[in-house]
Context: one part of a larger RNA
RNA sequence: CUGGGUUUAAAGGGUACGUAGGCGGCAUAGAAAGUCAGAGGUGAAAGCCCGUCGCUUAACGACGGAACGGCCUUUGAAACUACUAAGCUUGAGUUAGGGAGAGGUAAGCGGAAUGUGACAUGUAGCGGUGAAAUGCAUAGAUAUGUCAUAGAACACCAAUUGCGAAGGCAGCUUACUAUACCUAAACUGACGCUCAUGUACGAAAGCGUGGGUAGCGAACAGGAUUAGAUACCCUGGUAGUCCACGCCCUAAACUAUGUUAACUCGAUGUUUGCAUUUAUGUGAGCAUCCUAGGGAAACCGUUAAGUUAACCACCUGGGGAGUACGUUCGCAAGAAUGAAACUC
Numbered sequence: 001c002u003g004g005g006u007u008u009a010a011a012g013g014g015u016a017c018g019u020a021g022g023c024g025g026c027a028u029a030g031a032a033a034g035u036c037a038g039a040g041g042u043g044a045a046a047g048c049c050c051g052u053c054g055c056u057u058a059a060c061g062a063c064g065g066a067a068c069g070g071c072c073u074u075u076g077a078a079a080c081u082a083c084u085a086a087g088c089u090u091g092a093g094u095u096a097g098g099g100a101g102a103g104g105u106a107a108g109c110g111g112a113a114u115g116u117g118a119c120a121u122g123u124a125g126c127g128g129u130g131a132a133a134u135g136c137a138u139a140g141a142u143a144u145g146u147c148a149u150a151g152a153a154c155a156c157c158a159a160u161u162g163c164g165a166a167g168g169c170a171g172c173u174u175a176c177u178a179u180a181c182c183u184a185a186a187c188u189g190a191c192g193c194u195c196a197u198g199u200a201c202g203a204a205a206g207c208g209u210g211g212g213u214a215g216c217g218a219a220c221a222g223g224a225u226u227a228g229a230u231a232c233c234c235u236g237g238u239a240g241u242c243c244a245c246g247c248c249c250u251a252a253a254c255u256a257u258g259u260u261a262a263c264u265c266g267a268u269g270u271u272u273g274c275a276u277u278u279a280u281g282u283g284a285g286c287a288u289c290c291u292a293g294g295g296a297a298a299c300c301g302u303u304a305a306g307u308u309a310a311c312c313a314c315c316u317g318g319g320g321a322g323u324a325c326g327u328u329c330g331c332a333a334g335a336a337u338g339a340a341a342c343u344c
Stems, first nucleotide, its partner, number of pairs: 004315003007298002012312001014201004021194003025088002028085003033081002035077008049065006091191001092188004096183003103177007110154001114150008125136002162169002206247006215241002220236004258311006266289010293300002317344003326337004
C1' cells in the first nucleotide's frame, strides 16, 4: 500500500456555502473514445517457470514449451460508461394559496426586583455565620413610607415545547428580513449529490479604542477556620460582565454519532399543517418503548449504530507531544500546520 475501521477502545472536520474533482434519473437515435470479439505485427537473446535430455549426481548445460500479463495496426459488435442530437417527469427548483415559530437586524416602550440620593416616621442596634469576627450604625444606621435616579436581566406563561447550518435564540410593540412545512394544480426539464483548496459565520474567556458600571465578581485586602489555609465560609472589592466599532477563532463547539439518497415490523405521547364519516387517515418535526437485524457489551433500532450506494474528513501501540523546528495568521495572548531522537 491493500485489507480494516471512526457513539464509548486510536479516529467525523465547530458549522454552512461552494470552486476544481468524483459520482449521477427515465427513454430514443447516432457515432464508436472507453469496453468486448476476430486477425496480423511487435514484445531481442539470456534469465525466471514447466517438461525432456547431457556431463557418475548436483551445481552447470542443451532442446522444446509457456510466460513476457504490454503496445501498435486492422476488421467488426453496440449491452454498459462517456460524447452528440432531439425528448420525458418521478429527482431538483419556480409560481399560487395557507397556517406555525425564543430564526435574524434595528428602533421604541413596560413592570417587578436591586443599588444609590432626598424627605418623613422612629431608636439601638444592623449585618453575617456551624459559631464568630472584620464591616455598617447615636454625625441617627437597620426597618417602614413617599419621591427621584441608574444599570443590568426579563418572574408567571414554560413544556421530554418551538426556531435556527452550527454557535445559539425568551418581557412587549413596530419596521425590515431569512428558512422550513402543508395544499392542489400550473411551469422549467436532471438544472442533481458530495466537496480538496477557498470564503463566511462561530459560546465563554481574552485583546484594542471610546463609553457605561446597579448587581455579581477573577486579582487584591481584611475577618474566620486550620498544625498550616496563598482555599472552601464571611465583609469589602479592581479588571470583567453591558454598549459601539475592530480583533481573537478556541470548547466535553457532544447526539462524543459527516452530508445526501433508497429500502426494512409495530406501539405511545407531543408540536404544527391538510382531509375527514370526528373513529381516523395523511405530511413535516420533537421524544419514549420495541421487532427483525446489528453490536465486545452498554445499547442502536424508519431521527439506525440495520441493509445498500455516492462523495468528503479522519485513525494505525503508550509516553516523548499537540512538544521542537520551519511556515502562515494575530496588537498580544496565542491559533493552525506538525515531527524525531529516546523510552516502555
Model confidence (mean pLDDT): 89 of 100. The part of an RNA shown here (small-subunit ribosomal RNA, central domain) has 344 nucleotides and comes from Halosydna brevisetosa. The full RNA is in RNAcentral, with records from SILVA. Its Rfam family is "Bacterial small subunit ribosomal RNA".